[in-house]
Context: one part of a larger RNA
RNA sequence: GCCUACGAGUUACCGUUGCCAGCAAGGUUAAGCCUUUAAGAGGUGGAGCCGUAGCGAAAGCGAGUCUUAAUAGGGCGCUGUAGUUGUAGUGGUAGACGCGAAACCGUGUGAUCUACCCUUGGGCAGGUUGAAGCUGUGGUAACACAUAGUGGAGGACCGAACCCGUUGACGUUGAAAAGUCUUGGGAUGACCUGAGGGUAGGGGUGAAAGGCCAAUCAAACUCGGAAAUAGCUCGUACUCCCCGAAAUGCAUUUAGGUGCAGCGAUAAUUUAGUUUUAUAGAGGUAGAGCUACUGAUUGGAUGCGGGGGCUUCACCGCCUACCAAUUCCUGACAAACUCCGAAUGCUAUAAAAUGAUUUUUAUCAGUGAGGGCAUGGGUGCUAAGGUCCAUGUCCGAGAGGGAAAGAACCCAGACCAUCAGCUAAGGUCCCCAAAUGUAUAUUAAGUUGAAAAAACGCGGUUGAACUGCCCAGACAGCUAGGAUGUUGGCUGGAAGCAGCCAUUCAUUUAAAGAGUGCGUAACAGCUCACUAGUCGAGCGGUUCGGCAUGGGAUAAUAAUCGGGCAUAAAUAUACUACCGAAGCUAUGGAUUUACAGAUUACUGUAAGUGGUAGGGGAGCAUUCUAAUAGGGUUGAAGGUGUACUGCGAGGUAUGCUGGACUAAUUAGAAAAGAAAAUGUAGGC
Numbered sequence: 001g002c003c004u005a006c007g008a009g010u011u012a013c014c015g016u017u018g019c020c021a022g023c024a025a026g027g028u029u030a031a032g033c034c035u036u037u038a039a040g041a042g043g044u045g046g047a048g049c050c051g052u053a054g055c056g057a058a059a060g061c062g063a064g065u066c067u068u069a070a071u072a073g074g075g076c077g078c079u080g081u082a083g084u085u086g087u088a089g090u091g092g093u094a095g096a097c098g099c100g101a102a103a104c105c106g107u108g109u110g111a112u113c114u115a116c117c118c119u120u121g122g123g124c125a126g127g128u129u130g131a132a133g134c135u136g137u138g139g140u141a142a143c144a145c146a147u148a149g150u151g152g153a154g155g156a157c158c159g160a161a162c163c164c165g166u167u168g169a170c171g172u173u174g175a176a177a178a179g180u181c182u183u184g185g186g187a188u189g190a191c192c193u194g195a196g197g198g199u200a201g202g203g204g205u206g207a208a209a210g211g212c213c214a215a216u217c218a219a220a221c222u223c224g225g226a227a228a229u230a231g232c233u234c235g236u237a238c239u240c241c242c243c244g245a246a247a248u249g250c251a252u253u254u255a256g257g258u259g260c261a262g263c264g265a266u267a268a269u270u271u272a273g274u275u276u277u278a279u280a281g282a283g284g285u286a287g288a289g290c291u292a293c294u295g296a297u298u299g300g301a302u303g304c305g306g307g308g309g310c311u312u313c314a315c316c317g318c319c320u321a322c323c324a325a326u327u328c329c330u331g332a333c334a335a336a337c338u339c340c341g342a343a344u345g346c347u348a349u350a351a352a353a354u355g356a357u358u359u360u361u362a363u364c365a366g367u368g369a370g371g372g373c374a375u376g377g378g379u380g381c382u383a384a385g386g387u388c389c390a391u392g393u394c395c396g397a398g399a400g401g402g403a404a405a406g407a408a409c410c411c412a413g414a415c416c417a418u419c420a421g422c423u424a425a426g427g428u429c430c431c432c433a434a435a436u437g438u439a440u441a442u443u444a445a446g447u448u449g450a451a452a453a454a455a456c457g458c459g460g461u462u463g464a465a466c467u468g469c470c471c472a473g474a475c476a477g478c479u480a481g482g483a484u485g486u487u488g489g490c491u492g493g494a495a496g497c498a499g500c501c502a503u504u505c506a507u508u509u510a511a512a513g514a515g516u517g518c519g520u521a522a523c524a525g526c527u528c529a530c531u532a533g534u535c536g537a538g539c540g541g542u543u544c545g546g547c548a549u550g551g552g553a554u555a556a557u558a559a560u561c562g563g564g565c566a567u568a569a570a571u572a573u574a575c576u577a578c579c580g581a582a583g584c585u586a587u588g589g590a591u592u593u594a595c596a597g598a599u600u601a602c603u604g605u606a607a608g609u610g611g612u613a614g615g616g617g618a619g620c621a622u623u624c625u626a627a628u629a630g631g632g633u634u635g636a637a638g639g640u641g642u643a644c645u646g647c648g649a650g651g652u653a654u655g656c657u658g659g660a661c662u663a664a665u666u667a668g669a670a671a672a673g674a675a676a677a678u679g680u681a682g683g684c
Base pairs, nucleotide, nucleotide: 001684002683003682004681005680006679011094012093013092014091015090016089017088018087019086021085022084023083026050027049028048032044033043034042035041036040054061055060064076065075066074067073097235098234100232104225105224106223108221109220115199116198117197118196119195120194121193122192123191124189126158127157128156129154133150134149135148136147137146138145162186163185164184168181169180170179201217203213204212205211238619239618240617241616242615243614248261249260250259251258252257262367263366264364265363266362267361268360273354274353275352276351277350278349279348280347281346287340288338289337294334295333299329300328301327305323306322307320308319309318310317370395371394372393373392374391375390376389377388378387379386400411401410402409415589416588417587418586420585421584422583426579427578428577429564430563431562435576437575438574439573440572441571442570448566449565456551457549460547461546462545463544464543465542466541467540468539469538477534478533479532480531481530483507484506485505488501489500490499513528517526518525590609591608592607593606594605595604596603597602620673622670623669624668625667626666627665628664630662631661638657639656640655641654642653643652644651645650
């Protein structure tokens, strides 16, 4: 992992509500007994329980009673009535749908592991070093001292056994629930070790690591209290049909729980509900405005007052590139500003439309983690797939088509069947169903072809508007001129051209600046403006658009329009056709509700039939029981195929196998349905 078996709302009692049936001011039996049985059933049994009367603590009294001195007042009752037995839902008390803690307490069992202690034994190859003491000799007045021996001390040295476990590798479903190999530490000691004994669970023992106390230790193990408790997690088993939520408010030692309300279901009940139009209202949002307040505020005019400077013994006075009140002009701001002020929404009334959507009651819930998008806001950075509100919508609980792929975006709400049709969004070259469609433009960048990029640059191209010059010859090119006073003045030099000044003048002219640029030390030189000729038809300027273009341009393989690819199969505008969904239609079928007719399970019409939590309805199957009537060795149950049948759970027939029991109908009772619980047991 698979298969098989087992595996979770039960039972008792007490309430409450519904329902069916019986009886009804009454309803009902329990144990026991009798009869008869395989279980069981029938009869008997009225004890008891509930109801028919209450009040009082009670004695007690009683349609009243209690309080009280009371005949007052007041409290609870009566003044006319339904219960009871059964059964289903649900609540309570019990383990209470099942499994699950870590823990707590009590009685015991453990020191054969290990910690420490007590008693009594045992063990430590070999080698090295050579303390004290002693002896000899030397030495001393005597010691001291020196030297040679002897001697054999030490938590001494090296190193086996023995004890330990430093390093590395292996091992890691191991050979092993802690090892093997290598390397290493101690090895006469605070050493190692045998046997016997002691200390026990809030206790022991501990050269102290919260270590160890039998592979278990921040409180051992065993059994019991005990089915501890679990607002937590997981699981909770057949079918079909109808309806169908919530993730909000308030409160909570409350925030992942719960109570009440809201929203759902079922059954009654009720007279509203909703939409549109009209009319009448309340209100201070959007906007707007501010010389209408409060506050904030741009520039200007005026310049009270202040600062600074001058003057002065002081007062007075004068000045100002400073600050600046009030007022005026001008511009502009506000959630906690308003002289103003919508649209929506809300309230009421009337009319019309709609047709169960509304109200109330009873019972049963679930929900009380929501999420995205659009719009109006708060917060944040006008950040977030952020967070908090409001209004709507969808997902949640919604399948189908489109967006390459995607909970929510766009289209559209799936009862079933069909090799029928029409459409929506979106598409129509190929992948890929349908136009290589029509018309007119644009783009040359593969721009683009469905995420997306700014300020700034651009004689890319295209369109519109306005405007200037032009056959009396424009624009561009070519030929020619472009002069004189004068080298204007200033200046070391400055002659059109470093810079400054200027009545930047005047003359000759077709035209020519006291000079547009290059150039020189300064001149010179080249050139332009300007003019004539030549040529012969359009040439310039400004503004606003379209599509392109360069950089700006920074994210994870080439990595992309979904791809191939495309000069249209791109972009813009207009039009026609087609494709395209579980939408709509067609045909057949199923089913629910309402109505009508038939009448006893049918017909017709109309409207429905997505669905999680959840509510309601109708059924299938399993085991057992009763009654009724059955089947079976001429082959029951079970197993395994086939065919038929029912919307389905399922059922029926039959072949083979099997070898003795078993099923139908109507009722009843449940140990009554498994794919999940890291479920339990067995098998593989």
Molecule: large-subunit ribosomal RNA, domain II
Organism: Gillisia sp. Hel1_33_143